[in-house]
RNA sequence: GUCCCUGUAGCGCAAUGGAUGGCGCGUUGAACUUCAAACCCAAAGAUUGUGGGUUCAAAUCCCACCUGGGUUG
Numbered sequence: 001g002u003c004c005c006u007g008u009a010g011c012g013c014a015a016u017g018g019a020u021g022g023c024g025c026g027u028u029g030a031a032c033u034u035c036a037a038a039c040c041c042a043a044a045g046a047u048u049g050u051g052g053g054u055u056c057a058a059a060u061c062c063c064a065c066c067u068g069g070g071u072u073g
Stems, first nucleotide, its partner, number of pairs: 001072001003070003007066001010025004018056001027043003049065005
């Protein structure tokens, strides 16, 4: 260089083109406890890698680039 795949919350992952972007762990707060742990309740946390395009509507489809991985020579 060729071809394929990946990128979404601090981490691991979901999400038929129809919206309010969720789940688990973690974090914070409250409750419980003599104090903690565990359990339970609640909250915060995402410009969906970047930039364009298509569409009434894009995390999702198309193009280019970037990151990481694989394949081939």